The RNA shown here (transfer RNA) has 73 nucleotides and comes from a Candidatus Microgenomatia bacterium.

RNA sequence: GCCGGUGUAGCUCAGAGGAUAGAGCGACUGUCUUCUAAACAGUAGGUCGCAGGUUCGAAUCCUGCCACCGGCA
Numbered sequence: 001g002c003c004g005g006u007g008u009a010g011c012u013c014a015g016a017g018g019a020u021a022g023a024g025c026g027a028c029u030g031u032c033u034u035c036u037a038a039a040c041a042g043u044a045g046g047u048c049g050c051a052g053g054u055u056c057g058a059a060u061c062c063u064g065c066c067a068c069c070g071g072c073a
Base pairs, nucleotide, nucleotide: 001072002071003070004069005068006067007066010025011024012023013022018056027043028042029041030040031039049065050064051063052062053061
C1' cells in the first nucleotide's frame, strides 16, 4: 500500500429500514439476615466510533475518515 472483519451501557453481546434502542453480568437503593453472601424487588447508566449521503423514516443501506484485529504484498 491492497483486501476483509469488528466498533451499540462500566464489561460480554443481541438488535438485517418503522416499539420509548435491549439482555446477561456489574454498580446503586430497598426487603430479608446478628453481619456478609445468596435470594427477591427496584433505580441509574447510550449523541449506536466520527462526518456526510439515500429514504417519509437509518444502530441497520451507501461513501469517506478514525481505532483495533486478520490476510496479502
Overview:
The organism belongs to Candidatus Microgenomatia (nom. nud.), within Bacteria. It matches the Rfam family "tRNA". Rfam links the family to the GO term triplet codon-amino acid adaptor activity. It is annotated as a transfer RNA. Its mean pLDDT, the model's own confidence on a scale to 100, is 81.